The RNA shown here (c-di-AMP riboswitch aptamer (ydaO/yuaA leader)) has 129 nucleotides and comes from a Micrococcales bacterium.
[in-house]
This record gives sequence, C1' cells and structure tokens, in this order.
RNA sequence: CGGUUCAACCCGCCGAAGUAUCACUGAUGCACCGGGGACCCAGGAAGUUGGGGCGAAUCCGCGAAAGCGGUAGGGCACUUCUCUGCCCGAGCCCGACAGCUAACCCGGCAGGCGGCAUGAGAAGGAGAG
Repeated sequence: CGGUUCAACCCGCCGAAGUAUCACUGAUGCACCGGGGACCCAGGAAGUUGGGGCGAAUCCGCGAAAGCGGUAGGGCACUUCUCUGCCCGAGCCCGACAGCUAACCCGGCAGGCGGCAUGAGAAGGAGAG
C1' cells in the first nucleotide's frame, strides 16, 4: 500500500416493530400496528369439499416430484407522477369459531439486510440555520 474477515459508532433499507423513563437481560408510558365486539346495513343460508387471521406474497400453465415459466400485487436513501433499471412475489398462526360494527375488550412493538446507494424528467415543500 492492497485484499479479505470480524466488531463498534454513524448513515440507510424491508417491516407496525420507533422513542422516553425506570427498581433495567425486563417493565411501564407515548407513537405506530393487529384482532375481537351492537343497532343499522350486508347475507338468505351454512354446516370435512370446514372456516378464518397476519402479510405485497394471489392466481395460471407444464411436470410423477423436485422444480420451471409467467402473474395480481409489493420494494429500491424526502413525497407524488411518468419513463427506465434491479429485485420480491414467502412463510406463519387460530382451532370448529369470528361479515361490517359505537361503547368496550385483547394483543404486537420482532426479525433480516446494506455502506454512494437504479437513473432521468416534471411538480411539491418538510426540516435546520
């Protein structure tokens, strides 16, 4: 000097999963997120061909299967739109049971990644001094 790997700080990404305090491996607030739950409305039946929830993650074709190709939809450094480039298109849970739903009730607050990031155009105007 170069390369690789690990750790911390910092800056970011997906996601609701951030922040403050404390008797601090946890708890409690606030922010954010999810579920249950009336009248009215909807439905006019359902009941193993079960049903339902979280999530962008649904559906189609081929295949014995593994998998392959596509697709609704979703993500990429302030936001929206257009074009363009790259990617995801999973998984888990409830347990016979749930439409919407005021009051009310019950929960979550993880995990996984990255280090000049796709770029351009047209608008917008948040924050700081």
It was read from a public genome assembly, where an Rfam model found it. Taxonomically the source falls in Micrococcales (Bacteria, Bacillati, Actinomycetota, Actinomycetes). The coordinates come from a structure-prediction model, not an experiment, and the mean pLDDT is 82. Rfam family: c-di-AMP riboswitch aptamer (ydaO/yuaA leader). Rfam links the family to the GO terms cyclic-di-AMP binding and regulation of gene expression.